[in-house]
Molecule: c-di-GMP-I-GGC riboswitch aptamer
Organism: Chloroflexota bacterium
RNA sequence: GUCGACAAGGGCAAACCCGCGGUGACGCGGGGACGCAAAGCCACGGGACUGAUACGGCUUCGGCCGCCAGUUAGCCGGGUUGCCGAAA
Numbered sequence: 001g002u003c004g005a006c007a008a009g010g011g012c013a014a015a016c017c018c019g020c021g022g023u024g025a026c027g028c029g030g031g032g033a034c035g036c037a038a039a040g041c042c043a044c045g046g047g048a049c050u051g052a053u054a055c056g057g058c059u060u061c062g063g064c065c066g067c068c069a070g071u072u073a074g075c076c077g078g079g080u081u082g083c084c085g086a087a088a
Base pairs, nucleotide, nucleotide: 002088003085004084011036012035016031017030018029019028020027021026034074040080041079042078044077045076046075047072048071049070050069051068055066056065057064058063
C1' cells in the first nucleotide's frame, strides 16, 4: 500500500412519527434504527426522480421527448480527505 476480524474505542442513521422550509423531487431539527469501513465531502460522467412556467419537436389530444432549472453522495462510477490494524 492493497485489504477489512464475531478486534478495540468511537461514528453515521433507512423506513416510520413529529416540527419547520420548498410547487415538488427533497432538505433541516427531534425521536427512531434498516443498514453502513468512507452511509465524510464534491453533481464531474451515467442512472433515477421533480418542476407553478417559457421555448422546440412529436401526438392516438391522454400526453411523450428535448431544452431549461433543480433533487438524489444511503443508485453506480469518478475525484478528494480520513480513524483503527487481525488475517492475507